[in-house]
RNA sequence: AUCGUUUCCGUGGGAGAGAGUCCGCCAGUCGGACCGCCGAAGGCGCAACUCACCCGCAAUCGCUCAGGUAAAAGGACCACGGAAUAUGG
Numbered sequence: 001a002u003c004g005u006u007u008c009c010g011u012g013g014g015a016g017a018g019a020g021u022c023c024g025c026c027a028g029u030c031g032g033a034c035c036g037c038c039g040a041a042g043g044c045g046c047a048a049c050u051c052a053c054c055c056g057c058a059a060u061c062g063c064u065c066a067g068g069u070a071a072a073a074g075g076a077c078c079a080c081g082g083a084a085u086a087u088g089g
Base pairs, nucleotide, nucleotide: 003088004087005086006084007083008082009081010080011079012078013077018035020034021033022032023031024030025028036069037068038067042065043063044062045061049056
């Protein structure tokens, strides 16, 4: 210098599921209770195999604690651009 990996930043894209019922008040994009529902923040769990154990397998799987259930916001993840005292050839 170049091509990757990782992390972060910016831009764009980005699913699912009751604008449920009742109660309260300061009357709201509010709080509480109850009955459903969703799976893509986060969290937790997972066999064969490998193995002393751990780790890996392992997540967009499973659970639904948290979260969410008009729009907005959030959003795993994807694309492009940029940065790094991270990192490989």